The RNA shown here (Glycine riboswitch aptamer) has 77 nucleotides and comes from a Clostridiaceae bacterium.

[in-house]
RNA sequence: AUGAAGGCUAAGGGAGAGCGGCUUUUACGGCACACCGAAGGAGUAAAUCUCUCAGGUAAAUAGACCUUAGCCCGACG
Numbered sequence: 001a002u003g004a005a006g007g008c009u010a011a012g013g014g015a016g017a018g019c020g021g022c023u024u025u026u027a028c029g030g031c032a033c034a035c036c037g038a039a040g041g042a043g044u045a046a047a048u049c050u051c052u053c054a055g056g057u058a059a060a061u062a063g064a065c066c067u068u069a070g071c072c073c074g075a076c077g
Stems, first nucleotide, its partner, number of pairs: 006072008018033001021031003024027001034057003040053001041051003
């Protein structure tokens, strides 16, 4: 001095499925049924596959994953 892969932070993009029903102290409340699957979890050698415990089904929040930037680290040379 090059700065892979990985980690953290910020910004942007980001699907699916009842803005249905009942109930009440009307609180992002409770209950039952229906449904989704890309937080997490479980099964598997592994998985964006399967399950649906949790989570979710207008918006908000969340959201695997992708991109960009900064920082840490230091593979290769």